Small-subunit ribosomal RNA, central domain from an uncultured Synergistales bacterium, 348 nucleotides, folded computationally. The RNAcentral record of the full RNA draws on ENA and SILVA.
Context: one part of a larger RNA
RNA sequence: CUGGGCGUAAAGGGCACGCAGGCGGGCCUGUCAGUCAGCCGUUAAAAGCGGGGGCUCAACCCCCGUGCGUCGGCUGAUACUACAGGUCUUGAGUAUGUGAGAGGGAAGUGGAAUUCCCGGUGUAGCGGUGAAAUGCGUAGAUAUCGGGAGGAACACCAGUGGCGAAGGCGGCUUCCUGGCACAUAACUGACGCUCAGGUGCGAAAGCCAGGGUAGCGAACGGAAUUAGAUACUCCGGUAGUCCUGGCCGUAAACGAUGGAUACUAGGUGUGGGUGCCGCAGGGCAUCCGUGCCGGAGCAAACGCGUUAAGUAUCCCGCCUGGGGAGUACGGCCGCAAGGCUGAAACUC
Numbered sequence: 001c002u003g004g005g006c007g008u009a010a011a012g013g014g015c016a017c018g019c020a021g022g023c024g025g026g027c028c029u030g031u032c033a034g035u036c037a038g039c040c041g042u043u044a045a046a047a048g049c050g051g052g053g054g055c056u057c058a059a060c061c062c063c064c065g066u067g068c069g070u071c072g073g074c075u076g077a078u079a080c081u082a083c084a085g086g087u088c089u090u091g092a093g094u095a096u097g098u099g100a101g102a103g104g105g106a107a108g109u110g111g112a113a114u115u116c117c118c119g120g121u122g123u124a125g126c127g128g129u130g131a132a133a134u135g136c137g138u139a140g141a142u143a144u145c146g147g148g149a150g151g152a153a154c155a156c157c158a159g160u161g162g163c164g165a166a167g168g169c170g171g172c173u174u175c176c177u178g179g180c181a182c183a184u185a186a187c188u189g190a191c192g193c194u195c196a197g198g199u200g201c202g203a204a205a206g207c208c209a210g211g212g213u214a215g216c217g218a219a220c221g222g223a224a225u226u227a228g229a230u231a232c233u234c235c236g237g238u239a240g241u242c243c244u245g246g247c248c249g250u251a252a253a254c255g256a257u258g259g260a261u262a263c264u265a266g267g268u269g270u271g272g273g274u275g276c277c278g279c280a281g282g283g284c285a286u287c288c289g290u291g292c293c294g295g296a297g298c299a300a301a302c303g304c305g306u307u308a309a310g311u312a313u314c315c316c317g318c319c320u321g322g323g324g325a326g327u328a329c330g331g332c333c334g335c336a337a338g339g340c341u342g343a344a345a346c347u348c
Base pairs, nucleotide, nucleotide: 004319005318006317007302008301012316014201015200016199017198021194022193023192025088026087027086028085029084030083031082033081034080035077036076037075038074039073040072041071042069048066049065050064051063052062053061054060091191092188093187094186095184096183097182098181099180103177104176105175106174107173108172109171110154115149116148117147118146119145120144121143125136126135162169163168206247207246208245209244210243211242215241216240220236221235222234223233258315259314260313261312262311263310266293267292268291269290270289271288272287273286274285275284276283277282297304298303321348322347323346330341331340332339333338
């Protein structure tokens, strides 16, 4: 290197778009580059193989034959690939008509609750715990009623429900906007799949600048517990959590399962659409999504099982004993934190 693999043993890139590249539907015609066949040339000698011979045998040596190619030329074959031309509609896309949805962005708005402020009633406690204490309260707390301020999150509906490529998305209304499914089969006519590099998106935390701050709450202070208690529990509480703009680019970014296409028993739920029937409660058929169970098959087992981890093809990424180590060095990126790429000695 080939071979072998990647749900859990090492191994799927966090996700998408996409240039180059790789691969690519049916039919007809042409060319004959790849491909295939025959012949010719060339393929030094030695070595190899077959036969024969020489050292007593063998190794070794000699003779004859033969073979040896991503090679060149000529002649031919045309299934496949390629190239060129034409054509087709099933792949892909478009159109028209319906439909569901926490898909995205912006603006506005609602009620419950917590906290705080003002006022009324009211009096000695409240709070907290395993038990306490710190804490709050006669300067009138807790409780309760009325009024007000402000921030954040949206109970019920709510569902192995929906939407999104992933991260993720949940009060209500309006505006702007992306995707998807189904029906029709009108239009284009292979326009496709994948994708190194590249580009964009990317939870939380963190960073920069400005704002905001109700609740919660790293750090920090205090009270406990304890041998100690840099913790678990309690009372406080700053960053942060929120908004705007800009960075960061990570994750158990998980289905620990890359994308596309085709094929391969069923049963049962659920979300969305369409058609037909109907005794009007519903039934049947079909397409798309999402669960559970399970057959063949697969699998080390667990399990997977038309949403495959089955059977195949195409393309990308990745793995190669544990530790050292996702470290060092170098490079690139970042304000920093750090990220990406990524060893070796040594050791078991």